[in-house]
Context: one part of a larger RNA
RNA sequence: CACCGCCCGUCAAGCCAUGGAAGUUGGGGGUACCUGAAGUCCGUAACCGUAAGGAGCGGCCUAGGGUAAAACUGGUGACUGGGGCUAAGUCGUAACAAGGUAGCCGUACCGGAAGGUGCGGCUGGAACACCUCCUU
Numbered sequence: 001c002a003c004c005g006c007c008c009g010u011c012a013a014g015c016c017a018u019g020g021a022a023g024u025u026g027g028g029g030g031u032a033c034c035u036g037a038a039g040u041c042c043g044u045a046a047c048c049g050u051a052a053g054g055a056g057c058g059g060c061c062u063a064g065g066g067u068a069a070a071a072c073u074g075g076u077g078a079c080u081g082g083g084g085c086u087a088a089g090u091c092g093u094a095a096c097a098a099g100g101u102a103g104c105c106g107u108a109c110c111g112g113a114a115g116g117u118g119c120g121g122c123u124g125g126a127a128c129a130c131c132u133c134c135u136u
Base pairs, nucleotide, nucleotide: 003099005096008092009091011089013086014085015084016083018081019080020079023076024075025074026073027072031068032067033066034065035064039061041059042058043057044056047054048053102123103122104121105120106119107118108117109116110115
């Protein structure tokens, strides 16, 4: 590069990360219940021993093993939601000059999309005139 300007959203394409999702597959820890080796300890009539004690048996605790339902936390998941980025795609033209219906904010409804309409609010709206205030 100055209106042959700027610029908004849908849609299409590629890439990136991400939310949801029937599920599916892992992880560590805890809880409850079942089981429970060795071992210490406790108990003990029959066996051994004159006795002390021992054997045997029973019990408590327990490493480990198993079962269950939850919680937490990862991967993955048809499909799905938006987001970001990307010279020259599509549709329109919402905003910027009164941007051609002034714009914007809130809200409701509606619409391919930007958006439109209603209600309330703001001036950060243009032009002319007048008034008030400030500065020179």
Record summary: RNAcentral holds the full RNA, with entries from ENA and SILVA. Predicted 3D model of a 136-nucleotide part of an RNA (small-subunit ribosomal RNA, 3' minor domain) from a Bacteroidota bacterium. It matches the Rfam family "Bacterial small subunit ribosomal RNA". Its family is annotated with ribosome and structural constituent of ribosome in the Gene Ontology.